[in-house]
Formats: sequence, C1' cells, structure tokens
RNA sequence: GGCGCCGUGGCGAAGAAGGAAAUCGCACCAGCCUUCUAAGCUGGAGACGUCGGUUCGAGUCCGGCCGGCGCUG
Repeated sequence: GGCGCCGUGGCGAAGAAGGAAAUCGCACCAGCCUUCUAAGCUGGAGACGUCGGUUCGAGUCCGGCCGGCGCUG
C1' cells in the first nucleotide's frame, strides 16, 4: 500500500429488513431504609467516532476521513 471486520453513556453489550421518548447489566448521583456502612427499593444524569450524501425521516443505507483489529503483496 491492498482487502476484510469493527467504532453506541464511565465500562461491557443489544438495537443493523430506516419510523414513537435508543434498551439492558455494572458503575455514578440523590432520596428512602439502616445506629452507620453494605445490601435492597425509588428516582436521576449520561451515548450512536467524525464530516458529508440519500430520504419526509438515518444508530441502521452510501462516500470521505480518523482510530482499532485481522489477513496480505
């Protein structure tokens, strides 16, 4: 350099035949409970790598770029 796969909250995953407020676990914050802590219960904040394109509508489709992994001249 070429080809393929991947990039979603702090971490790990789901969502991938385009359509309602993007779901789950752990972690975090507040409250309840408790003598306190933990556990438990309730509530909350937080994400689609980036820039364009297609479309009425994109996490999902297309292209560039960035990053990671694998194979390879």